[in-house]
Molecule: c-di-GMP-I riboswitch aptamer
Organism: Domibacillus epiphyticus
């Protein structure tokens, strides 16, 4: 140093619901709270899914990403210990 995830030890992140508040919505953001994660650290580049303002079209439905999800799954890229 790389792969790897045992033992430890430093720790670190925060599901769900709660209040507040951005957003049409999904969902985000802050406090609080712990389901759980070795990447559950960044990152929208592939895929999946999730919403439909606006657009399209219709008898009524419904179709659509330019939005949204990294704790859906894969890629990139950074990191902490060290045992086979």
């Nucleotide at each position: 140093c790389u792969a790897c995830g045992a033992u430890a030890g430093u720790g670190g992140c925060a599901a769900a619901c709660u209040u507040a508040u951005c957003g049409a919505a999904a969902g985000g953001u802050a406090a609080g709270g712990a389901c759980g994660c070795a990447a559950a650290g960044c990152u929208a580049c592939g895929g999946g899914u999730c919403u439909a303002a606006g657009g399209c079209u219709u008898a009524a439905a419904g179709c659509u990403a330019u939005g949204a999800u990294c704790g859906c799954c894969g890629g990139g890229u950074u990191g902490c210990c060290g045992a086979a």